[in-house]
RNA sequence: GUCCCGAAAGGGUAAACUCGUGGUAACGCGAGGGCACAAAGCCACAGGCCCGACCAGGUCAUGCUGAGGGUGGCUGGGUUGCCGAA
Numbered sequence: 001g002u003c004c005c006g007a008a009a010g011g012g013u014a015a016a017c018u019c020g021u022g023g024u025a026a027c028g029c030g031a032g033g034g035c036a037c038a039a040a041g042c043c044a045c046a047g048g049c050c051c052g053a054c055c056a057g058g059u060c061a062u063g064c065u066g067a068g069g070g071u072g073g074c075u076g077g078g079u080u081g082c083c084g085a086a
Stems, first nucleotide, its partner, number of pairs: 012037002017032006035073001041079003045076003048071004055066003
């Protein structure tokens, strides 16, 4: 000097739940609220999980299957980013 790790400081986000709102729903958005998070910033490409109104297939029946939708606080991956003690 560089790399790995991440103490401290300044901060950041915001689980469950409640109210309102969109949606058939999963779930999203706003306000309150804090479980937790060093990427719990962003992105549905892959896997997982969840929903399933309309359409198609199928079952004694059942979202059972495909298409479709959601989940980034399920995992991987892509991408951007504050500080830097031992």

A computed fold for an 86-nucleotide RNA from an uncultured bacterium, annotated as c-di-GMP-I riboswitch aptamer. Its mean pLDDT, the model's own confidence on a scale to 100, is 88. The model forms 95% of the base pairs in the Rfam consensus. It was read from a public genome assembly, where an Rfam model found it.